This is a predicted structure of a 71-nucleotide RNA (transfer RNA) from Mucilaginibacter mallensis. RNAcentral holds the sequence, with entries from ENA and Rfam. It matches the Rfam family "tRNA". It is annotated as a transfer RNA.

[in-house]
RNA sequence: UUUCCUAUGGUGCAAGGGUAACAUGUCUGAUUCUGGUUCAGAAGAUAGUGGUUCGAAUCCAUUUAGGAAAA
Numbered sequence: 001u002u003u004c005c006u007a008u009g010g011u012g013c014a015a016g017g018g019u020a021a022c023a024u025g026u027c028u029g030a031u032u033c034u035g036g037u038u039c040a041g042a043a044g045a046u047a048g049u050g051g052u053u054c055g056a057a058u059c060c061a062u063u064u065a066g067g068a069a070a071a
Base pairs, nucleotide, nucleotide: 001070002069003068004067005066006065007064010024011023012022018054026042027041028040029039030038047063048062049061050060051059
């Protein structure tokens, strides 16, 4: 310098263009003498910008961060 891969709640991991799922964690309540377990409920996420589209986590361009290969 070129090419390719990855980026989604605190963590891990899904999602054929059509309300972003699940597990774990956090908080609240119930249960318990207390804690744990169990049960019920709540909060919490698509790396940034622009474009295509009625509609984008998904498609396109570019930037950022991490990784791999070639030279």

The organism belongs to Mucilaginibacter, within Bacteria.